The RNA shown here (Bacterial small signal recognition particle RNA) has 100 nucleotides and comes from a Thermoleophilia bacterium. The prediction has a mean pLDDT of 78. Rfam family: Bacterial small signal recognition particle RNA. Gene Ontology terms of the family: SRP-dependent cotranslational protein targeting to membrane, signal sequence recognition and signal recognition particle, plasma membrane targeting. The source organism's lineage runs through Bacteria, Bacillati, Actinomycetota and Thermoleophilia. It was read from a public genome assembly, where an Rfam model found it. The model forms 96% of the base pairs in the Rfam consensus.
RNA sequence: GGCCAGGUUCCGCGCGAUGGGAGCCUGUGAACCGCGUCAGGUCCGGGAGGAAGCAGCGCUAAGCGGAGCCUCCCAGGUGCCGCGGAGCAGCCUGGCCCGA
Numbered sequence: 001g002g003c004c005a006g007g008u009u010c011c012g013c014g015c016g017a018u019g020g021g022a023g024c025c026u027g028u029g030a031a032c033c034g035c036g037u038c039a040g041g042u043c044c045g046g047g048a049g050g051a052a053g054c055a056g057c058g059c060u061a062a063g064c065g066g067a068g069c070c071u072c073c074c075a076g077g078u079g080c081c082g083c084g085g086a087g088c089a090g091c092c093u094g095g096c097c098c099g100a
Base pairs, nucleotide, nucleotide: 001097002096003095004094005093006092007091008090009086010085011084012083013082014081015079016078018075019074020073021072022071023070025066026065027064028063034059035058036057037056042051043050044049
């Protein structure tokens, strides 16, 4: 220097990590403008009874925390990943040959 092969490059399909979001579990969470139950008291009634309903309690909505990484979504200079197709300008690795 040449040849061959692979990688680096691009595209498609797929798998898994990583980051974020959501679901799920749990805690908290409504003076009134959520639900239920409504002590006391109030109202109707001659009475029996009934009505509305504050506080309290319970269950929750929106929201705010916690745990976990099971499921889904998004992301890419994620992976000495897999398969297929392109590309072969340059570079790297290996093998063979020729020359100095």